[in-house]
Context: one part of a larger RNA
RNA sequence: CGCUGGAGCUUUGAGAGGAGUCGUCUCUAGUACGAGAGGACCGAGACGAACGGACCUCUGGUGUAUCAGUCGUCCUGCCAAGGGCGCUGCUGAUUAGCCACGUCUGGAUGGGAUAACCGCUGAAAGCAUCUAAGCGGGAAGCCCACCUCGAGAUGAGGCCUCCCAUCUGCUAGACAGAGUAAGAGCCGUGGAAGACCACCACGUUGAUAGGCCGACGGUGUAAUCGCAGUAAUGCGUUUAGCUGAUCGGUACUAAUGCUUCGAGGG
Numbered sequence: 001c002g003c004u005g006g007a008g009c010u011u012u013g014a015g016a017g018g019a020g021u022c023g024u025c026u027c028u029a030g031u032a033c034g035a036g037a038g039g040a041c042c043g044a045g046a047c048g049a050a051c052g053g054a055c056c057u058c059u060g061g062u063g064u065a066u067c068a069g070u071c072g073u074c075c076u077g078c079c080a081a082g083g084g085c086g087c088u089g090c091u092g093a094u095u096a097g098c099c100a101c102g103u104c105u106g107g108a109u110g111g112g113a114u115a116a117c118c119g120c121u122g123a124a125a126g127c128a129u130c131u132a133a134g135c136g137g138g139a140a141g142c143c144c145a146c147c148u149c150g151a152g153a154u155g156a157g158g159c160c161u162c163c164c165a166u167c168u169g170c171u172a173g174a175c176a177g178a179g180u181a182a183g184a185g186c187c188g189u190g191g192a193a194g195a196c197c198a199c200c201a202c203g204u205u206g207a208u209a210g211g212c213c214g215a216c217g218g219u220g221u222a223a224u225c226g227c228a229g230u231a232a233u234g235c236g237u238u239u240a241g242c243u244g245a246u247c248g249g250u251a252c253u254a255a256u257g258c259u260u261c262g263a264g265g266g
Stems, first nucleotide, its partner, number of pairs: 001152001005163004010158002015149004021049007033038001051106005059100004066093005071086006110144003117137004164265001166178004170173001183261003186257001187203005208254003211250005217243003225236004
C1' cells in the first nucleotide's frame, strides 16, 4: 500500500516446512526344521545408541555488580577498621539467568491408494492362463493421520462484538478538506520479548520498574566491647555481619500530557 465504511477479538486451511532412524537382549523355544552341527518365521516384552524438542528439581559448568580468606603497595594523620591498584591481584565458595556432562520427552499407532510379487474368477484360444472385462492381498516408500507456520490464498475467506451517519468548500464526484466515534499511535515505567523494529505487562480508578520492609538462597560467626595470654592469637557477645538478578508486601520515587492519528460507506 492492498484486501471496497472504520475498528477489536477469534478462526477456516489453499499451501509450505519438520519428524520418519537403528541396535542388543529375554520369552515364545533349544520349539518348527535338521542325521548332526546348528537353529527360525509369526507374536510379546525389556534395555539402549545417535538425532530432535522442552526444562533447571537433581548432578555439573559459568556466574568481572554476592560473601569470605590472603600477598605487595598507596591513601583515609596514627592504632584498629577500611578504600584504590596489581589478569576479577590471587584463592575458596556461590543466588538468579544462560547451559550440558543433568532431567523429562518424541519416532508410535491407525486408515487409503500402490511397487515388485502372490492370488480369485475368466475368455480371446472348448484346454491352459493373476488380465483382456471384473475382484482381492501386498513395502522403512506415496497420500492422510503427528508437530509448526499459514488469507499478499491479490482467489486477499468466515464467526462474534464495537462505532455511527457531523461540518466546510467546489470542478458536484466512488471529490477535496476539517473536527470527532469505536479504536490505534506517540511518550513514559518495564519484561523468563528482543540486534533495530516487533511482541507482552503497566501508566495514579496504578504494584510496571526502582527504593523500603519481610522471606528464601549465598557466604560462614562482622565491627565494637569484655575475658584469657608477654605476644601471635583464642573465646564470648554470634549460626553473627554482609548480601546481584529470586518470592511476597508496601505508592516513598518515576510512569506528565491542555498530545497525534483515526469512518461518513449501503
A computed fold for a 266-nucleotide part of an RNA from a Thermoleophilaceae bacterium, annotated as large-subunit ribosomal RNA, domain VI.
Its Rfam family is "Bacterial large subunit ribosomal RNA".